[in-house]
This is a predicted structure of a 73-nucleotide RNA (transfer RNA) from Candidatus Iainarchaeum sp. The organism belongs to Candidatus Iainarchaeum, within Archaea. The RNAcentral record of the sequence draws on ENA.

RNA sequence: GGGGUCGUCGUCUAGCCUGGUAGGAUGGCAGCUUUGGGAGCUGUCGACCUCGGUUCAAAUCCGAGCGACCCCG
Numbered sequence: 001g002g003g004g005u006c007g008u009c010g011u012c013u014a015g016c017c018u019g020g021u022a023g024g025a026u027g028g029c030a031g032c033u034u035u036g037g038g039a040g041c042u043g044u045c046g047a048c049c050u051c052g053g054u055u056c057a058a059a060u061c062c063g064a065g066c067g068a069c070c071c072c073g
Base pairs, nucleotide, nucleotide: 001072002071003070004069005068006067007066010026011025012024013023020056027045028044029043030042031041032040049065050064051063052062053061
């Protein structure tokens, strides 16, 4: 320098192909329960790497960039 795969709550992950409410687990906080802790239950908090384009509508499609990993030279 060229090519491929990937980027979603604090962490892990589904959804992307086939555009239409961002879901689950774990975690934080509050409450219930318990002599206390733990476990359990209820409620709540929390995310689409960045910019641009297409579209009525983009996590999803397109372009560029950034980052991670792998391959070629």
Rfam family: tRNA. Rfam describes the family as follows. Transfer RNA (tRNA) molecules are approximately 80 nucleotides in length.